[in-house]
Molecule: small-subunit ribosomal RNA
Organism: uncultured Chloroflexota bacterium
RNA sequence: GACGAACGCUGGCGGCGUGCCUAAUGCAUGCAAGUCGCACGCAGCACCUUCGGGUGUUGAGUGGCGCACGGCUGAGGAUACCGUGGGUACGUGCCCUCCAGUGGGGGAUAACAGCCCGAAAGGGCUGCUAAUCCCGCAUACGCUCACCUUCGGGUGAGGAAAGCGCGCAAUCGCGCUGGAGGAGCGGCCCGCGUCCCAUCACGGUUGUUGGCGGGGUAACGGCCACCAAGCCUUUGACGGGUCGCUGGUCUGUGAGGACAACCAGCCAGACUGGGACCGAGACACGGCCCAGACUCCUACGGGAGGCAGCAGCAAGGAAUUUUCCACAAUGGGCGCAAGCCUGAUGGAGCAACGCCGCGUGCAGGACGACGGCCUUCGGGUUGUAAACUGCUUUUGGGGGUGAAGACAUCGACGGUAGCCCCCGAAUAAGCCUCGGCUAACUCUGUGCCAGCAGCCGCGGUAAGACAGAGGAGGCAAGCGUUGUCCGGACUGACUGGGCGUAAAGCGUCCGCAGGUGGUCGUGCAAGUGCGCUGUGAAAGCGGCCCGCUCAACGGGCCGAGGCCAGCACAAACUGCUCGACUCGAGGUCGGGAGAGGUCGGUGGAAUUGCCGGUGUAGUGGUGAAAUGCGUAGAGAUCGGCAGGAACACCCAAGGGGAAGCCAGCCGACUGGCCCGCACCUGACACUCAGGGACGACAGCGUGGGGAGCGAACCGGAUUAGAUACCCGGGUAGUCCACGCCGUAAACGAUGGACACUGGUCCUCUGCACGGUAUCCAUUCCGUGUGGGGGGCUCAGCUAACGCACAAGUGUCCCGCCUGGGAACUACGAGCGCAAGCUUAAAACUCAAAGGAAUUGACGGGGGCCCGCACAAGCAGCGGAGCGUGUGGUUUAAUUCGACGCAACGCGCAGAACCUUACCCAGAUUUGACAUGCAGCUGCAAGCCCGUGAAAGCGGGUCGCCUUCGAGGGUGCUGCACCGGUGCUGCAUGGCUGUCGUCAGCUCGUGUCGUGAGAUGUUGGGUUAAGUCCCGCAACGAGCGCAACCCCCGCGGCUAGUUACAUGUGUCUAGUCGGACAGCCCUUCGGGGAGGAAGGCGGGGAUGACGUCAAGUCCGCAUGGCCCAUACGUCUGGGGCGACACACACGCUACAAUGGCGCCGACAGAGCGCAGCGACCUGGCAACAGGAAGCGAACCGCCCAAACGGCGUCUCAGUGCAGAUCGGGGGCUGCAACUCGCCCCCGUGAAGGCGGAGUUGCUAGUAACCGCGUAUCAGCCACGGCGCGGUGAAUGCGUACCCGGGCCUUGUACACACCGCCCGUCACGUCAUGGGAGUUGGCAAUGCCUGAAGUCCGUGGGCUGACCCCCUCGUGGGGAGGCAGCGGCCGAGGGCAGGGCCAGCGACUGGGACG
Repeated sequence: GACGAACGCUGGCGGCGUGCCUAAUGCAUGCAAGUCGCACGCAGCACCUUCGGGUGUUGAGUGGCGCACGGCUGAGGAUACCGUGGGUACGUGCCCUCCAGUGGGGGAUAACAGCCCGAAAGGGCUGCUAAUCCCGCAUACGCUCACCUUCGGGUGAGGAAAGCGCGCAAUCGCGCUGGAGGAGCGGCCCGCGUCCCAUCACGGUUGUUGGCGGGGUAACGGCCACCAAGCCUUUGACGGGUCGCUGGUCUGUGAGGACAACCAGCCAGACUGGGACCGAGACACGGCCCAGACUCCUACGGGAGGCAGCAGCAAGGAAUUUUCCACAAUGGGCGCAAGCCUGAUGGAGCAACGCCGCGUGCAGGACGACGGCCUUCGGGUUGUAAACUGCUUUUGGGGGUGAAGACAUCGACGGUAGCCCCCGAAUAAGCCUCGGCUAACUCUGUGCCAGCAGCCGCGGUAAGACAGAGGAGGCAAGCGUUGUCCGGACUGACUGGGCGUAAAGCGUCCGCAGGUGGUCGUGCAAGUGCGCUGUGAAAGCGGCCCGCUCAACGGGCCGAGGCCAGCACAAACUGCUCGACUCGAGGUCGGGAGAGGUCGGUGGAAUUGCCGGUGUAGUGGUGAAAUGCGUAGAGAUCGGCAGGAACACCCAAGGGGAAGCCAGCCGACUGGCCCGCACCUGACACUCAGGGACGACAGCGUGGGGAGCGAACCGGAUUAGAUACCCGGGUAGUCCACGCCGUAAACGAUGGACACUGGUCCUCUGCACGGUAUCCAUUCCGUGUGGGGGGCUCAGCUAACGCACAAGUGUCCCGCCUGGGAACUACGAGCGCAAGCUUAAAACUCAAAGGAAUUGACGGGGGCCCGCACAAGCAGCGGAGCGUGUGGUUUAAUUCGACGCAACGCGCAGAACCUUACCCAGAUUUGACAUGCAGCUGCAAGCCCGUGAAAGCGGGUCGCCUUCGAGGGUGCUGCACCGGUGCUGCAUGGCUGUCGUCAGCUCGUGUCGUGAGAUGUUGGGUUAAGUCCCGCAACGAGCGCAACCCCCGCGGCUAGUUACAUGUGUCUAGUCGGACAGCCCUUCGGGGAGGAAGGCGGGGAUGACGUCAAGUCCGCAUGGCCCAUACGUCUGGGGCGACACACACGCUACAAUGGCGCCGACAGAGCGCAGCGACCUGGCAACAGGAAGCGAACCGCCCAAACGGCGUCUCAGUGCAGAUCGGGGGCUGCAACUCGCCCCCGUGAAGGCGGAGUUGCUAGUAACCGCGUAUCAGCCACGGCGCGGUGAAUGCGUACCCGGGCCUUGUACACACCGCCCGUCACGUCAUGGGAGUUGGCAAUGCCUGAAGUCCGUGGGCUGACCCCCUCGUGGGGAGGCAGCGGCCGAGGGCAGGGCCAGCGACUGGGACG
């Protein structure tokens, strides 16, 4: 795009079309084929009558014509059925033309009447009768037959007829007969075209193929009989499946593909099967006979029927109409005609089923109304849309008029179409869609639910994808959906594809058919080209024109359409015939290389075994071992013997072969290839479906052989296991002969042949020439020319990779491919001894499967290099007790968050109340807090009292200003709102952690690539560093690195308070200097001197692009959602502090490098007014009572401690360790019970250095020691952040563990190895193979039976109008006919064994999906 459509929602009108695609299922009822009195007799009725009859009409009958047309359907049929073009051995009623004739006789029978049978349908007998009924006779052509024929014809024999009408009549009309011709129609025959399956092929066929010519036919013919044994077939016979064919229709640029409704041509069918009759024509839709199935009637004896005609009914189905009107028109039958009949046809009805046309109004109208929806609250949008004003009247309604279609009458449609008048915007819009494809976006609801979906895919709390709404887009009396066909699809490729790696080259060769084929010439004209003629029905299609108001629709003219047929012409090309040629191909001669093949012989090394000698304890094997062998003498070593298999070095990118493959040496036989010179044949060629041969390994059969190796198997190890990898044994086999098998990653994943198109290098092997060495044979080198094997690279090709021995450019032939899986499978068939091989599907299922390349990531891949990463060290942790955090458990609550590194002394730099978010209880509601509005209010706060645990509630009291209106303030009521540590860190901002202070991450321009992308950024060096240098199709640049900033280390200068001290500068503050300087060197690097300091001097701050949906809605902010007398607020109490456990981080220890006592010494950095607090007094002490100084370089905290000296303890759970518990105190605070810190006395637990494992640290570092500080009333701080004191050890080195950087490689990974993914098993669903069988169907075959019926035969029955005979009759005989009987064939039925197809089937096999 299309449709004979259907379904959903919707529906105003008209015109023209179309309408059982399914059950060729079954049908009630009515109708669809009759007509003629001008062929004939009879009967009824009416009229007339001369009473004989006549006329008209009706009815059945005889007779004639029609019923073979028209109408319906598509079952069957793959076929001379159809299409197209031809042919003729034929027929032809009615029609046309022509010739001739129509004379004279005879006979029967329906109707009718009578009788009889039957329920009916129907039938029988007897009798009468007519004809255009039937039969002789006569005549007859150009008819038929026979003979003759100088082919013109002649002779002989044979063959016809019907009359009727009008009339006074006829040469008038209608008929009849014979013949000739025509037109139209039909029969038969031929060429070409016409679906799928080869899993239908050494196949099919017996009337089959041909002949003769007897029968038969209208006619040719195997149509039938006889004779012969042929005929068809890979150019697809036979078989199976499916199907009416065509003009045309739909689609497509076309070629093509699909279809075959309506209309038209042909065919076929008429309940199913068979058969003939009549006839011009039938094997006959509304005829006959028989058989069968079905239905109906029946008195059970018998009968009737055939809608695939028009309507209609039932059924089936997603689905397809009225039991209408009329013969007015067109056409048909009959008739002289009038006319009759006609469900053909013309019309109407139903159905948006299709096409076409029209309408549902038009113009104006902004305040951009109301309403709706959205909103960033400004507004936007619906939207000139509406209202409103004016206008119009198609459609509609009312009234009137009123056709054409007819040619004299006659109009079903139809009072229809059309026309005129009137009325009034009046009666008339929906459907689908809005994520991309694809035109059209927001809100709400929902929350992987409900749902959507053509593909991709949407939906898990902000969904443009679901549902609703608003809006928008599209089409419009329709719009969507479903189904089907073509297109897109160059996705079966003729036009117009491919096969190295994506699917695809047969394992290789030979070769018949087939296809294709070198050079020159002659002829032919099959192909080819061109011209003419014929045909290609109509409709349809294209063009022009015309008619319905337009269009659809219809009409006219022209055109177009074939691999079609005939004739003529041309001869280039292909083909064919003939002749010639040599360059393709082949042959003769002479040489050459080679693991080419087959057979026979032969050699040495090695392994193993056996025998013997020497000799002693192991050997063997592995990652390490063990099994094994060995004191009965192994292994080792020497000698000898046996046997089998394979051939080291040579050996190579080497050679040969068609491929598989081929390797010691010698010989025999033999294939192919190459080169050289001359000659010969004369296209003999290339390819090759089927076919044939060869064909590694493994395997099979028979017989040998068996050293080594070695499936299976047995041991030993390894392991979670180890039916493996490793080790010790070991059978088939490996070997030989003969015979099978026929596969492979049989690979160059690249079929064969020929020709052409660049270079360069290596190599094997000929020939020619030149050179070199050599005595020669010969070797080597170079040049040229052949034949092979390879490497690199312009062009060209390719998706890229890549390709030159082409995968380039061309020709010819063969094979093969057409998404993945199922499936190198099933079934069938062929082959095989078997194993199995060859050929080779479908159901079902998926939205991919794949190729090449790119960037990453990853690797128990490689290279280079870093880091307290390992190693080397020191100190720890893991064990104990305690502290803190977490999990878990518990609880009314134990608020919440953080979860590998990168959660766990984390948010918490301070939980007794508060904090506080949790729980219990009590209160409160514009609220604890903000802003605004309205109304009311002399009301507040404070104080007092009552109640209460408090908050709160209730009461009382005091009370400010004033202009007495009010304002401010306050309170009350109400409305907006406040409020929420309620949810979402996966809606967010901000901030932070982490990789990682790692050295990386990018951009512009250029260049390369179809592209992703690459280059730069890689490479060579170097660095802490993408730091720098060099090189380079790159050149530059940015964010990072470094530097700039701060602190410390040295020095100068300035200033000096509170230092020391009386002018100084320890010190403090500020500032400056000093060092990436100089020498060598390109740089890097190395070295030296000076110097406080060197090669980044030490430390800090500083964190690239990004990753982890990392963390945080409970710091803050914030979208959305949720709560609103509570999820808000206040209060008391409790909880966050629980405790059988587990983990993390710490503290203190386990002691003598120590504890304890006494004495003695030295810091830095901080902090202090609700504070630090000297000093004095009291107390054992914590602390208390006084109290100076200091907002601090001034005063205070402030004694630093480790350390040093002296003493003591003496290895003990201790004079170690200090938990726990008891008692007594102190301090802070409203308050230390849950739940604070400190002091004193007493108590004195575990613990004796810590398993697997694990952490930190490279120098002023670790370790050890104390001091300060934030938070803070106090403090659970042993934590955090700082400060100084004392002050080490070790680093061989980079293999390993962890993390990281760069390059490279592989990849089936890309939420990226915590990836991906395979197989079994379990469960569910689906389709399918096998299956004892079982059910049904189809087409054949053999035998039996055999209806109707044609044909043949028979004849003793019947008939016998015709013929013959006679003694003439109901006479005799005969031809012919009928019934009967027999025969051939024969539908159907029965029996039998097979074939094919389909369904079901316990069980079973694999497959797909989840």